A computed fold for a 73-nucleotide RNA from a Minisyncoccota bacterium, annotated as transfer RNA. The sequence is in RNAcentral, with records from ENA. Its mean pLDDT, the model's own confidence on a scale to 100, is 81.

RNA sequence: GCCCAUGUAGCUCAGUCGGUAGAGCACAGCAAUGGUAAUGCUGAGGUCGGCGGUUCAAUCCCGCCCGUGGGCU
Numbered sequence: 001g002c003c004c005a006u007g008u009a010g011c012u013c014a015g016u017c018g019g020u021a022g023a024g025c026a027c028a029g030c031a032a033u034g035g036u037a038a039u040g041c042u043g044a045g046g047u048c049g050g051c052g053g054u055u056c057a058a059u060c061c062c063g064c065c066c067g068u069g070g071g072c073u
Base pairs, nucleotide, nucleotide: 001072002071003070004069005068006067007066010025011024012023013022019056027043028042029041030040031039049065050064051063052062053061
């Protein structure tokens, strides 16, 4: 330099042939216990990497850029 994959909650990851974004763990509160842990219930937490484009509507499609991983030379 070229090619491929990938970027979504604090962490690990789903998601949708375009239509209001989810789980587990972690965190907070409550229940329960003599108390702690485990357990149950509830809750908070997201400009879906950035900038443009297409569209009535984009996390999803297209372009460029950035980060990460891999491959080729």